Notes
The RNA shown here (c-di-AMP riboswitch aptamer (ydaO/yuaA leader)) has 145 nucleotides and comes from Streptantibioticus rubrisoli. The source organism's lineage runs through Bacteria, Actinomycetota, Actinomycetes, Kitasatosporales and Streptantibioticus. Its Rfam family is "c-di-AMP riboswitch aptamer (ydaO/yuaA leader)". About the family: This family represents a conserved RNA structure found upstream of the ydaO and yuaA genes in Bacillus subtilis and related genes in other bacteria. Rfam links the family to the GO terms regulation of gene expression and cyclic-di-AMP binding. It was read from a public genome assembly, where an Rfam model found it.

């Protein structure tokens, strides 16, 4: 002096998941209720789409599909691991692009019902992190003149 972990404050990233008020608990942080804001997302008509049968189907989210191998199964269905994919993310105002680089490619919910959608009507605001250099275009805002 460095790099590893862990922990605390500032900030700051993904995500709709942030902000205020009242009450209660709480040494504090902070929790719990209930109420408004502001974001998300869902149900719901006309019109318009769909409109021979059959699989069930349909929602949040980037997170879908596809092959192998192993299990399972009478076949399948479902399960495990692998690898690859749609697709998404990775702070020096923003926002878009380009070609590269790394990680992600999960969960869960409704319960046989759902196209779109005015009015209307529901229900979320959880959770994980400290981050990769480049080139190009559009905007903004600030200082200066």
């Nucleotide at each position: 002096g460095a790099u590893a972990a862990c922990g605390c404050a500032a900030c700051g990233c993904c995500g709709a998941a942030u902000c205020c008020c009242g009450c209660g608990c709480u040494c504090g942080g902070g929790c719990g209720c209930g109420g408004g804001a502001a974001c998300c997302g869902g149900g719901g008509a006309c019109c318009c789409a769909u409109c021979c049968c059959g699989u069930g189907g349909g929602g949040u989210g980037a997170a879908u599909c596809c092959g192998g191998c192993c299990u399972g199964u009478g076949c399948c269905a479902g399960g495990g691991c692998c690898g690859g994919u749609a697709g998404g993310a990775g702070a020096c105002c923003u926002u878009c692009c380009u070609g590269c680089u790394u990680c992600c490619g999960a969960a869960c919910c409704c319960g046989u019902c759902a196209g779109c959608u005015a009015a209307c009507c529901c229900g979320g605001u959880a959770g994980g992190c400290g981050u990769g250099a480049a080139g190009g275009a559009a905007g903004g805002a600030a200082a200066g003149g």